[in-house]
A computed fold for an 83-nucleotide RNA from Halalkalibacter suaedae, annotated as c-di-GMP-I riboswitch aptamer. Its mean pLDDT, the model's own confidence on a scale to 100, is 87.
RNA sequence: UCACUGAACAGGCAAACUCAUUGAAAGAUGAGGACGCAAAGCUACAGACCUAAAGAGAAAUCUAUGGUGGCUGAGUUACCAAA
Numbered sequence: 001u002c003a004c005u006g007a008a009c010a011g012g013c014a015a016a017c018u019c020a021u022u023g024a025a026a027g028a029u030g031a032g033g034a035c036g037c038a039a040a041g042c043u044a045c046a047g048a049c050c051u052a053a054a055g056a057g058a059a060a061u062c063u064a065u066g067g068u069g070g071c072u073g074a075g076u077u078a079c080c081a082a083a
Stems, first nucleotide, its partner, number of pairs: 005081002012037002017032006035070001041076003045073003048068003055062002
């Protein structure tokens, strides 16, 4: 110095749940809280999944233009440091 590596250290993030705000919903944001995480940093590009207000339909339902990066792949940036 490198990564298809991850022992230790420093620092980091924060699931469920609760409260508040927001949204049609899924969800998001803030505060508390820690199940976990070496990319649990960032990007919805591909697959997957959630929602269905508007729209379509006689109805059942369908549909993302709404979401999830803490589902996987991909792209991109990065802390510490032994074997």